[in-house]
RNA sequence: GACCUUAUCGUCAAAGGUAAGACGUUAGAACUUCACUCUAAAAAUACGGGUUCAAGUCCCGUUAAGGUUG
Numbered sequence: 001g002a003c004c005u006u007a008u009c010g011u012c013a014a015a016g017g018u019a020a021g022a023c024g025u026u027a028g029a030a031c032u033u034c035a036c037u038c039u040a041a042a043a044a045u046a047c048g049g050g051u052u053c054a055a056g057u058c059c060c061g062u063u064a065a066g067g068u069u070g
Stems, first nucleotide, its partner, number of pairs: 001069007010023003017053001025041005046062005
């Protein structure tokens, strides 16, 4: 240099029609206390365009990370 893949709560992770779920965090319940358990809450789509009635998703580019190859 060429080609390919990936980017979503603190971490992992699903999804063209209300941004799911798990762990974690916080609050409460239960327990003599801690842990375990139960209930609830908060927390996210890398950036800029395009297609679509509707984009996290599809397309293009940028950025970042990774891989193959010269």
This is a predicted structure of a 70-nucleotide RNA (transfer RNA) from Yarrowia sp. B02. Model confidence (mean pLDDT): 83 of 100. Its Rfam family is "tRNA". Rfam links the family to the GO term triplet codon-amino acid adaptor activity.